[in-house]
RNA sequence: AAUCUACCUUUUAGAUCGGGAUAACAGGGUGAAAACGCUGCUAAUACCGGAUAAGCUCACGCCUGCGGAAGCGGGAGGGAGAAAAGAGGGAACUCGCUAAGAGAUGAGUCCGCGGCUGAUUAGCUAGUUGGCAGGGUAAGAGCCUACCAAGGCGACGAUCAGUAGCCGGCCUGAGAGGGUGAACGGCCACACUGGAACUGAGACACGGUCCAGACUCCUACGGGAGGCAGCAGUAGGGAAUUUUCCGCAAUGGGCGAAAGCCUGACGGAGCAAUGCCGCGUGAGUGAAGAAGGCCUUCGGGUUGUAAAGCUCUGUCUUCAGGGACGAAAAAGGACGGUACCUGAGGAGGAAGCCACGGCUAACUACGUGCCAGCAGCCGCGGUAAUACGUAGGUGGCGAGCGUUGUCCGGAAUUACUGGGCGUAAAGGGCGUGUAGGUGGACGGACGCGUCGGAUGUGAAAGGCACGGGCUUAACCCGUGAAUUGCAUUCGAAACGGUCGGUCUUGAGAGCGGUAGAGGGUAGUGGAAUUCCCAGUGUAGCGGUGAAAUGCGUAGAGAUUGGGAGGAACACCAGUGGCGAAGGCGGCUGCCUGGCCCGUGACUGACACUGAGGCGCGAAAGCGUGGGGAGCAAACAGGAUUAGAUACCCUGGUAGUCCACGCCGUAAACGAUGGGUACUAGGUGUAGGAGGUAUCGACCCCUUCUGUGCCGGAGUAAACACAAUAAGUACCCCGCCUGGGGAGUACGGCCGCAAGGCUGAAACUCAAAGGAAUUGACGGGGGCCCGCACAAGCGGUGGAGCAUGUGGUUUAAUUCGACGCAACGCGAAGAACCUUACCAGGCCUUGACAUACUGAUUGAUAGCUAAGAGAUUAGUUAGCCUUUCGGGGGAUCAGGACAGGUGGUGCAUGGUUGUCGUCAGCUCGUGUCGUGAGAUGUUGGGUUAAGUCCCGCAACGAGCGCAACCCUUGUUGUUAGUUGCCAUCACAAAAGGUGGGCACUCUAAUGAGACUGCCGGUGACAAGCCGGAGGAAGGUGGGGAUGACGUCAAAUCAUCAUGCCCUUUAUGGCCUGGGCUACACACGUGCUACAAUGGCCGGCACAAAGGGAAGCGAAGGAGCGAUCCGGAGCAAAUCCCAUAAAACCGGUCUCAGUUCGGAUCGCGGGCUGCAACUCGCCCGCGUGAAGUCGGAAUCGCUAGUAAUCGCGGAUCAGCAUGCCGCGGUGAAUACGUUCCCGGGCCUUGUACACACCGCCCGUCACACCAUGAAAGUUUGCAACACCCGAAGCCGGUGGGGUAACCCGAAAGGGAGCUAGCCGUCGAAGGUGGGGUAGAUGAUUAGGGUGAAGUCGUAACAAGGUAGCCGUAUCGGAAGGUGCGGCUGGAUCACCUCCUUU
Repeated sequence: AAUCUACCUUUUAGAUCGGGAUAACAGGGUGAAAACGCUGCUAAUACCGGAUAAGCUCACGCCUGCGGAAGCGGGAGGGAGAAAAGAGGGAACUCGCUAAGAGAUGAGUCCGCGGCUGAUUAGCUAGUUGGCAGGGUAAGAGCCUACCAAGGCGACGAUCAGUAGCCGGCCUGAGAGGGUGAACGGCCACACUGGAACUGAGACACGGUCCAGACUCCUACGGGAGGCAGCAGUAGGGAAUUUUCCGCAAUGGGCGAAAGCCUGACGGAGCAAUGCCGCGUGAGUGAAGAAGGCCUUCGGGUUGUAAAGCUCUGUCUUCAGGGACGAAAAAGGACGGUACCUGAGGAGGAAGCCACGGCUAACUACGUGCCAGCAGCCGCGGUAAUACGUAGGUGGCGAGCGUUGUCCGGAAUUACUGGGCGUAAAGGGCGUGUAGGUGGACGGACGCGUCGGAUGUGAAAGGCACGGGCUUAACCCGUGAAUUGCAUUCGAAACGGUCGGUCUUGAGAGCGGUAGAGGGUAGUGGAAUUCCCAGUGUAGCGGUGAAAUGCGUAGAGAUUGGGAGGAACACCAGUGGCGAAGGCGGCUGCCUGGCCCGUGACUGACACUGAGGCGCGAAAGCGUGGGGAGCAAACAGGAUUAGAUACCCUGGUAGUCCACGCCGUAAACGAUGGGUACUAGGUGUAGGAGGUAUCGACCCCUUCUGUGCCGGAGUAAACACAAUAAGUACCCCGCCUGGGGAGUACGGCCGCAAGGCUGAAACUCAAAGGAAUUGACGGGGGCCCGCACAAGCGGUGGAGCAUGUGGUUUAAUUCGACGCAACGCGAAGAACCUUACCAGGCCUUGACAUACUGAUUGAUAGCUAAGAGAUUAGUUAGCCUUUCGGGGGAUCAGGACAGGUGGUGCAUGGUUGUCGUCAGCUCGUGUCGUGAGAUGUUGGGUUAAGUCCCGCAACGAGCGCAACCCUUGUUGUUAGUUGCCAUCACAAAAGGUGGGCACUCUAAUGAGACUGCCGGUGACAAGCCGGAGGAAGGUGGGGAUGACGUCAAAUCAUCAUGCCCUUUAUGGCCUGGGCUACACACGUGCUACAAUGGCCGGCACAAAGGGAAGCGAAGGAGCGAUCCGGAGCAAAUCCCAUAAAACCGGUCUCAGUUCGGAUCGCGGGCUGCAACUCGCCCGCGUGAAGUCGGAAUCGCUAGUAAUCGCGGAUCAGCAUGCCGCGGUGAAUACGUUCCCGGGCCUUGUACACACCGCCCGUCACACCAUGAAAGUUUGCAACACCCGAAGCCGGUGGGGUAACCCGAAAGGGAGCUAGCCGUCGAAGGUGGGGUAGAUGAUUAGGGUGAAGUCGUAACAAGGUAGCCGUAUCGGAAGGUGCGGCUGGAUCACCUCCUUU
């Protein structure tokens, strides 16, 4: 604030006189049925009339309170109207009946606050908002109707769309929150779908009615019936959800006076581990540590006291006996013979699931071999898988365990509590200003916020605390606290707020001054470019890395004079100035905005920020009209290039300029929003003011404003920022929430267009990203070194041959090595053998090892025969030892096993190569840094050197360097044969002999060289330069020696070895063949092309080695290879063994030769079982290519290169190769710009498999999701019109009609009503739109895919620095123009700062 309430309680008063019907029932009909008329009888607490009646209802006037009025409230008065029912045998009594009041209960209605998402839904609304009158309801109200007015709602989110029952509570969480709304409880809504009313206290009614619709059923086809979202149950759907049970004994409900009846509410039982709780599946003892399993280093370990065995217990279970509470005075118990109690029996009946790579507790074996599979994330699996599968073992939980889904948590990862925005995602391009938010000082008032007290309420249940009851618990009961809230009331007045007053410091403004590329407009100036005219003048000009296109003998370029026109303003010019940003630069005038300084007259909080709004806004671009000198997208030509739609060059149009109008974006950046306050300093610079001092001006000091640098605290992930904050705080705005898709699509708004603003999702990935660190790399920088270049000498690449490789061929051409660092390499030597390959023939415990069993003890060797041989057959001879038991050895058979140059060097050991004999690589402690890490090791010098010195937050140390070792160069000592011979002697062919050990030499041990000395230089250092002495001088020459590591470098075929494979073969034996092939290509060499030479003759001088199945002398034969021979020598003795080039003399005379020697023929020699395939050498003959080698490329800095010969290993034989030896013996090095490799420092990096890196876009193919699309199709909500059931309401009602009235009656009246009409009205129909979804030929971009195609855009200066906006062009990345940025390397200059 405007209502009702049956039954119940209580109070007051009452219940009188009458009347007419009707069901049941009976009769007779219709219909298949459902059901329905007709006739007749009857009763009531059913229905009707009269009486009576108040504090009930209605109207009336009067009095009174409030009010301006309208009106509202109170009081008395008379008037009108409205009630009843009886029942029980029933007087009492009990149960009912009527009216009214109150209560209780229940219900209706209204208001405030709170309660989901989307703005790519921004405008919605016509009964709409309000009023007046009427209607309607139990009741207020546009609830309904007529009229009047034009309102109402909305950015504090209306409307629309989507979604959803709400709450007590429940889950989670420390909380704040987040999610949710099963069971229980409160409220709402619904009952096949839609509409409607009737009855009633209460319904627009789950188990009522009517209508429409869909569906199901019955039917005699005419017509009827139905509504489990009640309990069970069925079907379907689904991942999934129970018994067609017992009972009204309890609790509760309805009816009844009661007995009682009804109650799928409820009480119980059944089913389901669905959840919670409790209990069990045994306890004790038991080592032979059983068996079995698994693993194993084969010893053992583990399962494991676990089992068995022994001794016990009896919860659950089984059997038997007793047996409830639940029930108030008796009887009466579904549960139920249940709970519970007692007794007996017996370990008997009762354990699974998951995991074991990290997170995360728990490990081995086998199988598999990027397969099969696992996977929550990271990730496992490609032959040794703790990650797959299985087993053993172990861990966890346990009648459960694991998975899946959902929610919260962790997640401070939407941040109220409690986040951020310089570079990681994120500050709006800039200003102005509306709403909003926030707001200076001092009193006063109010008490809205705020704070405190009290009262009421905050249902019960739940949760919490404390008690209590079931043996315990779950569960149940009681009490309390809590329920953080709301309302009322009392109080406080600090803070915020409001009202009112005052103030000046915030803000504004006045006055006096300064500086300035601030803006607009009009004029004006000179230099330069270009063009035109004229003069002089002649052949080029121009351009580039180099060129060409282009211009020029029709006179260019150059130069002089004159003229035209446009654009821009050198120097001054400065991390200087101004502006909000974009931006602004010759000079002058006019107009105009803002800042700053001084002063302190004025206003008195007027302030700050600012969603929307409005304005400004580089360049490019667009429209219209001008202008056009230079420059210059596009375009054309020339170059470059594999190509060059580019970079370079020559031209050149839009455009660039002006006016007006659009566009509205940039790396619009300080990648840093605005305001206020506070928090060490130092030093520049611009504008102003003041002070001290001075005659004055500087200098100096103080202060305000702007603009830089350095730096402390503090902050920060770091980088860095640091009074111009990225510090400390407050206020306001904007923005972010993983990368890609994508600033895209769709929608909307803006624009002439280009396009801008707003701005997703599907899908996909496990990252994307920032800062810093260590490396590596750079067509980055600095310093330094190296036969790296340069300076030289000689080669290779051309020829022939040798040799290796590729390729090809082959039955096989065995295998390995592949840039440097494979290719005269393994191989220090393939005719057989080697040999691993191929063909054929053979063997199977084997060619070889070990042990066992059995047998034989004829092992072994010779001969004969067959065969290609292996082999087979025959034959002959024929074991050792003994304590006599045997032992050793051998053969045959058997199974164990042997064997494998089969695979894997990416399973390994060992060994080796390479960077590189480069000077580096590390550690301890300390210090710095959140950390990775740094420092040391960087710096200044110096060195061959991280060598040394100095300095230094470092101080030390280790592995490397150097030295120690070997050799060579000088020398001493010792020693003196096989070496040597000066002196002596003999011999003379020789140190041959005697003798000697001086010399040479040999080989052991010493010395010597250390920048020790001097001068200069340097820093008084380290060192460097020069010199002396010395055989040697600054490491004297050479060698050995190879740091941490790199290359999954090489080798399983040296060897060893894991695993795999093979076992009458991938093993073994043999013969023959092959490794030697040959169109070709490459590497490494030899010999040459000749006169510095060839040939012939003469003649001289080494070193280091080797030698017994060997070297082999003298002597002899042969033209020669070689042969005969056999002395000497196990070697300072003998032999190989003449060194050759050189030197002397002669010849050849520039030629394919007297160069060169390939090839081929003939004849010989040697080795060897054997030179056919396939050896070497000799003699004679033959006499090829080749006349110094293109591009390119190799070695070497001194006893080196070059050149000359000698030896050795391997080896029967075979070297141009390899390893050594000596002889002769140069040239050149200015120097470090460049090439290559390396070291140190520094810089950039999108690389880290480390530039042989990374990576972009088109195109092609496959798959996936999405957009567009002629359309097609489905839903939803609304609108307009048509039709209009039932029904309420209204009208009519001539049809119908017992009660009441009139009338004697007939009949009439009143009232009601069938029917009809109308408004409203569900479903239905038509129509045009809206919205959402599905689908759609085709099309567009996107994502993902194995090693596709084209280029190389980006990352380093990425080879044209990159990027942003815009325009344009191009297969593509992209290029170019204009403007902007540094998030560009490098060098130089300027300015400033720091250190010395």
This is a predicted structure of a 1396-nucleotide RNA (small-subunit ribosomal RNA) from an uncultured Eubacteriales bacterium. The RNAcentral record of the sequence draws on ENA and SILVA.